A computed fold for a 266-nucleotide RNA from a Clostridia bacterium, annotated as Bacterial large signal recognition particle RNA.
The prediction has a mean pLDDT of 77.
The gene name in the source record is ffs.
[in-house]
């Protein structure tokens, strides 16, 4: 070195979970993946850490060990960002309020601002006038079978007569009443008045005239301040989602180095 028989090893590994621990079943990843049986209110084992049965390979590019690279996937971790609510009001913003000042704009002002003086109005009150409403009077019309007036035909009564008396109808007039007119007059009232006269009052506002001669208003933006609010922004603490860095296990693949039999025969 070869042949035969055999032994060890190998015919997958890993993560989380379970477990005192290890391995398996179940889940997930990887992917070249012998077969059969049981296994989650589990199964087997004990650091030589699955069990039972069968098959293949078998001394090596294939088995074992060491080192390196790559690195699927998992675990730990919670940064960051987002969301829905809660609380707060320190600061600044945001929102609304007020004040100050007048930097910018705007408006107004030599066709005269602010100011000063004189006066008027707005306010109160008395009177007048007017308006309007109501009432009285006056006026017009109407208005009495008798119990109103005048005149009273006829008729009646008295008288010798002259004549006298009462008196119906009619006519005229009128009372109360009714109606009209509401023009006149008087009285009273008033959410009446570009009205007149007088008195009072004068803070504010409006206005006329005079003096004098350049500001005035604070509407908008901006600035400063005060107090308010909590929709938003901000802050705080939990919650949910997202899941970065770090740490850790690590399949597959690749590279380098090393190691491993027994018997017989040639």
């Nucleotide at each position: 070195c070869c042949a035969u028989a055999c032994c060890a090893g190998c015919c997958g590994g890993g993560g989380a979970g379970c477990c005192a621990g290890c391995g398996g079943u179940g889940c997930c990843c990887u992917g070249c993946a012998c077969c059969c049986g049981a296994a989650a209110u589990c199964c087997g084992c004990u650091a030589c850490a699955g069990c039972g049965g069968g098959g293949g390979u078998g001394g090596a590019u294939c088995c074992c060990c060491c080192g390196a690279a790559c690195g699927a996937g998992g675990a730990c971790g919670g940064a960051u960002c987002c969301g829905a609510a809660g609380c707060g009001g320190u600061c600044c913003g945001c929102g609304a309020u007020c004040c100050g000042g007048u930097u910018u704009c705007c408006g107004u002002g030599u066709u005269g601002a602010a100011g000063a003086g004189c006066g008027g109005g707005u306010c109160c009150u008395g009177c007048g006038c007017a308006a309007u409403c109501g009432g009285g009077c006056a006026c017009u019309g109407u208005g009495a079978a008798c119990c109103a007036u005048g005149u009273c035909a006829g008729g009646u009564g008295g008288g010798g007569a002259a004549c006298c008396a009462a008196g119906c109808a009619g006519c005229a007039u009128u009372a109360a009443g009714c109606a009209g007119c509401c023009g006149g007059u008087c009285c009273g009232g008033u959410g009446u008045g570009c009205c007149g006269c007088g008195g009072g009052g004068g803070c504010g506002c409006c206005u006329g005239c005079u003096c004098a001669g350049a500001g005035c208003g604070g509407g908008a933006g901006g600035c400063g301040g005060a107090a308010c609010u909590a929709a938003c922004g901000c802050g705080c603490g939990g919650c949910g989602g997202u899941g970065a860095a770090u740490u850790u296990c690590g399949a597959c693949u690749u590279c380098g180095g090393g190691g491993u039999g027994u018997a017989u025969g040639g």

Rfam family: Bacterial large signal recognition particle RNA. Rfam classes the family as a non-coding RNA gene. Its family is annotated with SRP-dependent cotranslational protein targeting to membrane, signal sequence recognition and signal recognition particle, plasma membrane targeting in the Gene Ontology.
Of the family's consensus pairs, 92% are formed in the model.